The RNA shown here (FMN riboswitch aptamer (RFN element)) has 119 nucleotides and comes from Lactobacillus sp. The source organism's lineage runs through Bacteria, Bacillati, Bacilli, Lactobacillales and Lactobacillus. Its mean pLDDT, the model's own confidence on a scale to 100, is 79. The model forms 100% of the base pairs in the Rfam consensus. Its Rfam family is "FMN riboswitch aptamer (RFN element)". From the family's description: The RFN element is a highly conserved domain that is found frequently in the 5'-untranslated regions of prokaryotic mRNAs that encode for flavin mononucleotide (FMN) biosynthesis and transport proteins.
RNA sequence: UUAUGUCUUCAGGGCAGGGUGAAACUCCCGACCGGUGGUUUGAGUCCACGACCCGUCAAGUUUGGCGGUUGAAUCCUUUAAGGUACCGAUAGUUAGAGUCUAGAUGGAAGAGGACAGAC
Numbered sequence: 001u002u003a004u005g006u007c008u009u010c011a012g013g014g015c016a017g018g019g020u021g022a023a024a025c026u027c028c029c030g031a032c033c034g035g036u037g038g039u040u041u042g043a044g045u046c047c048a049c050g051a052c053c054c055g056u057c058a059a060g061u062u063u064g065g066c067g068g069u070u071g072a073a074u075c076c077u078u079u080a081a082g083g084u085a086c087c088g089a090u091a092g093u094u095a096g097a098g099u100c101u102a103g104a105u106g107g108a109a110g111a112g113g114a115c116a117g118a119c
Stems, first nucleotide, its partner, number of pairs: 004116007017029003031099002033088002035049004044086002053068006073084003090102003
């Protein structure tokens, strides 16, 4: 210096203002938001991953393994910038939700720290 191991901390943002209505942060006008790693000066829409959801197996009652599903972009000059577009799990709800509430004081891609440490 570093493979690796143990422990530990952290790890998701957002409807202002207005309209209709008995009722809407859910509809309409409009507003706003963008997990992690890579490429890269710079990525919600490129590549890969996580979350959510589904199946299956094990365990046996909420946990683990495996598999699957998983949205959206073009123009172009400076091409991840700029212009113009577009996308967003499940359940709930006096009325339909990317933005409210709930599972979730959860889980997790991953990031940092401490200690040990082969060669």